[in-house]
A computed fold for a 327-nucleotide part of an RNA from a mouse gut metagenome, annotated as large-subunit ribosomal RNA, domain IV. Its Rfam family is "Bacterial large subunit ribosomal RNA". Rfam links the family to the GO terms structural constituent of ribosome and ribosome.

Context: one part of a larger RNA
RNA sequence: GCAUUGUCAAGGAACUCGGCAAAAUGACUCCGUAACUUCGGGAGAAGGAGUGCCAGGUAAGACUGGCCGCAGAGAAUUGGCCCAAGCAACUGUUUAGCAAAAACACAGGUCUAUGCAAAACCGAAAGGUGAAGUAUAUGGGCUGACGCCUGCCCGGUGCUGGAAGGUUAAGGGGAGAACUCAGGGGAAACCCAAAGGUUAGAACUGAAGCCCCAGUAAACGGCGGCCGUAACUAUAACGGUCCUAAGGUAGCGAAAUUCCUUGUCGGGUAAGUUCCGACCCGCACGAAAGGCGUAAUGAUUUGGGCGCUGUCUCAACAACACACUCG
Numbered sequence: 001g002c003a004u005u006g007u008c009a010a011g012g013a014a015c016u017c018g019g020c021a022a023a024a025u026g027a028c029u030c031c032g033u034a035a036c037u038u039c040g041g042g043a044g045a046a047g048g049a050g051u052g053c054c055a056g057g058u059a060a061g062a063c064u065g066g067c068c069g070c071a072g073a074g075a076a077u078u079g080g081c082c083c084a085a086g087c088a089a090c091u092g093u094u095u096a097g098c099a100a101a102a103a104c105a106c107a108g109g110u111c112u113a114u115g116c117a118a119a120a121c122c123g124a125a126a127g128g129u130g131a132a133g134u135a136u137a138u139g140g141g142c143u144g145a146c147g148c149c150u151g152c153c154c155g156g157u158g159c160u161g162g163a164a165g166g167u168u169a170a171g172g173g174g175a176g177a178a179c180u181c182a183g184g185g186g187a188a189a190c191c192c193a194a195a196g197g198u199u200a201g202a203a204c205u206g207a208a209g210c211c212c213c214a215g216u217a218a219a220c221g222g223c224g225g226c227c228g229u230a231a232c233u234a235u236a237a238c239g240g241u242c243c244u245a246a247g248g249u250a251g252c253g254a255a256a257u258u259c260c261u262u263g264u265c266g267g268g269u270a271a272g273u274u275c276c277g278a279c280c281c282g283c284a285c286g287a288a289a290g291g292c293g294u295a296a297u298g299a300u301u302u303g304g305g306c307g308c309u310g311u312c313u314c315a316a317c318a319a320c321a322c323a324c325u326c327g
Stems, first nucleotide, its partner, number of pairs: 001322001004319004010313002014311001019308001027051005036041001038145001052067005068072001080306007087298002092104002108143007120129003146293004151223003156220002158216005165211003171205002177199004183192003224242005251285001252282001263279005
């Protein structure tokens, strides 16, 4: 000097991003125990008292009297607690080796596919899973206990249904045409050309799809602007106008979402960019990519308090090990 451990005057979080770490609490018996609540909980809530030995007493206790120590759960082991808020209902799962969470899962909800040789999936196939199951079943998507609820838009995209019309492939069809050449014509060059063969090929016919017509948002998604108006002012229940498929309903709101912003007001502090309660001017909440609540739960996140302490004011001492010095 450093590591581990122990003690500490007065103060007691002034430390610090943050009480990180440490201290404190702790067992058993008795008393006592709030809000809230899904009536189970919350709860070991909180907060108190007692604890040894001897004698009497008793079924065992309770209880009564006495005795000792600084100290009686005499050592060790052995919950700190409370208030408020966010998120997630919960127990669970996860990044083997920097993340344990608000992420995943979940019971519950809903949509959708599937009638059995099921759909879906693996596999050139045979075959297999689904399932030795059968719609109270199985697969897929979204949401995520429970409570109250889940508004408007089908114009676009998707999906489902429809079939009159338009468009449309291969195939069918084969109008007309081209090449070839027996033969014919011609002095020749060349011209014409049957059957056959070859080549391309018009009309017409021709399904789904698309166009088209409907439905469907717990499908993908979307859910306005400007101007004026009330007998102070301000504001606008009201009116006008433009656009749209429809113009954001309930609830919530400076929020895990608010840029301006440390918004404004209130609370807590001597002092509070955090926190809690309100307001609403929502840059850019919003209803199963669910909305808003919610008891219980959480090695979760945030703010406050009590207790407690070397975290700190501000450092000191001690033990042991190592470094270091001498041998």